[in-house]
RNA sequence: CUACCCGUAGCGUAGCUGGAUAACGCAUGCGACUCCGACUCGCAAGAUCGUAGGUUCGAAUCCUAUCGGGUAGG
Numbered sequence: 001c002u003a004c005c006c007g008u009a010g011c012g013u014a015g016c017u018g019g020a021u022a023a024c025g026c027a028u029g030c031g032a033c034u035c036c037g038a039c040u041c042g043c044a045a046g047a048u049c050g051u052a053g054g055u056u057c058g059a060a061u062c063c064u065a066u067c068g069g070g071u072a073g074g
Base pairs, nucleotide, nucleotide: 001073002072003071004070005069006068007067010026011025012024013023019057028044029043030042031041032040050066051065052064053063054062
């Protein structure tokens, strides 16, 4: 320098032939249970999807640029 892959809650992932409140597990907070705690159960909070534009009635999803990480080649 070129090509490709990844980037979505604190962490790990799903969702990506565009369709509407972005889902799950762990962690966190509260409650139940217990003499207390652990385990277990219930509830809640938390991400406008790396960033910025564009297309569209509608974008996490498609297009462009860019940032970070990785792989391969030179």
The prediction has a mean pLDDT of 83.
Transfer RNA from a Clostridia bacterium, 74 nucleotides, folded computationally.
Its Rfam family is "tRNA". By type it is a transfer RNA.
Lineage of the source: Bacteria > Bacillati > Bacillota > Clostridia.
It was read from a public genome assembly.